[in-house]
Context: one part of a larger RNA
RNA sequence: CUGGGCGUAAAGAGUACGUAGGUGGUCUACUAAGUCAGAUGUGAAAGCCCCGGGCUUAACCUGGGAACUGCAUUUGAAACUGGUAAACUAGAGUAUGGUAGAGGGGGGUAGAAUUUCUAGUGUAGCGGUGAAAUGCGUAGAUAUUAGAAGGAAUACCAGUGGCGAAGGCGGCCCCCUGGACCAAUACUGACACUGAGGUACGAAAGCGUGGGUAGCGAACAGGAUUAGAUACCCUGGUAGUCCACGCCGUAAACGAUGUCAACUAGCCGUUGGGACCUUGAGGUCUCAGUGGUGCGGCUAACGCGUGAAGUUGACCGCCUGGGGAGUACGGCCGCAAGGCUAAAACUC
Numbered sequence: 001c002u003g004g005g006c007g008u009a010a011a012g013a014g015u016a017c018g019u020a021g022g023u024g025g026u027c028u029a030c031u032a033a034g035u036c037a038g039a040u041g042u043g044a045a046a047g048c049c050c051c052g053g054g055c056u057u058a059a060c061c062u063g064g065g066a067a068c069u070g071c072a073u074u075u076g077a078a079a080c081u082g083g084u085a086a087a088c089u090a091g092a093g094u095a096u097g098g099u100a101g102a103g104g105g106g107g108g109u110a111g112a113a114u115u116u117c118u119a120g121u122g123u124a125g126c127g128g129u130g131a132a133a134u135g136c137g138u139a140g141a142u143a144u145u146a147g148a149a150g151g152a153a154u155a156c157c158a159g160u161g162g163c164g165a166a167g168g169c170g171g172c173c174c175c176c177u178g179g180a181c182c183a184a185u186a187c188u189g190a191c192a193c194u195g196a197g198g199u200a201c202g203a204a205a206g207c208g209u210g211g212g213u214a215g216c217g218a219a220c221a222g223g224a225u226u227a228g229a230u231a232c233c234c235u236g237g238u239a240g241u242c243c244a245c246g247c248c249g250u251a252a253a254c255g256a257u258g259u260c261a262a263c264u265a266g267c268c269g270u271u272g273g274g275a276c277c278u279u280g281a282g283g284u285c286u287c288a289g290u291g292g293u294g295c296g297g298c299u300a301a302c303g304c305g306u307g308a309a310g311u312u313g314a315c316c317g318c319c320u321g322g323g324g325a326g327u328a329c330g331g332c333c334g335c336a337a338g339g340c341u342a343a344a345a346c347u348c
Base pairs, nucleotide, nucleotide: 003320004319005318006317007302008301012316014201015200016199017198021194022193023192025088026087028085029084030083031082033081034080035077036076037075038074039073040072041071042070049065050064051063052062053061054060091191092188093187094186095185096183097182098181099180103177104176105175106174107173108172109171110154115149116148117147118146119145120144121143125136126135162169163168206247207246208245209244210243211242215241216240220236221235222234223233258315259314260313261312262311263310266293267292268291269290270289271288272287273286274285275284276283277282297304298303321348322347323346330341331340332339333338
């Protein structure tokens, strides 16, 4: 040294797919690589350890033994792991029949509202604020009626409701398309889990090219406020927000909780399916989700608590005092912005 951890103290990669690797259900036979036992050889001497001996003792010297936990060869054992062969169905998957859904992509379409324009009515204000002013208005505004244009978003339904791996997804209709769940059989027969690298997806903002631009609105301008006001408030307003294609690859990308599997009291809601009893809009059971509460247990506490942060197993990622610093340098990626990887001196 053989470690302890990762909800909030440092620490779960944003998410998925998947290569190598690691790990892997039940049963039978064989094998003997791992494993276990015996034997032989070797494991120099000195030293350490044990029992003795010699210098008056000790240090020191010296005899014998043990040990050298290892390696090689050989003889056996066959439970477990591995390998080979045969088989199984409880994991996984396929087929059949249904169900729910803002899952994704494309096309079309509807109504409300804002704004602008045209025309009518109409007259002196409108707008805005804590109060004002900038602003708009007698070249006729605001208000109101009719019509037109155009863009963006879809009130109510709407729900700790639904769907999706995550990011995320919300009017209605059509086309294309992914996944999930339930029921009952049939089939395949371990085909599985995880996953270093890798690949794909990935809010907003930002970037490139071309469109579009109603509302909102960084920057910017003006008006206020104030000691000042590069703000908060007001009047305007460009990028942007929208669309197509291509980049960027980051977020408090959060459940601050990796994925998979098994086991461990309940009770109360809710979503989707099924079975049964009933018939009253009711009740019981069950599978899959989503919430609340809670026993044992866990936790530093807060809290978690069958969707665990409980009890275990498999595999991956990550942490190791604060600052310096997620920075410098180098490399890779990017049009750029920057991203990924990632120190040290010094200091407390």
This is a predicted structure of a 348-nucleotide part of an RNA (small-subunit ribosomal RNA, central domain) from a metagenome. Its mean pLDDT, the model's own confidence on a scale to 100, is 89.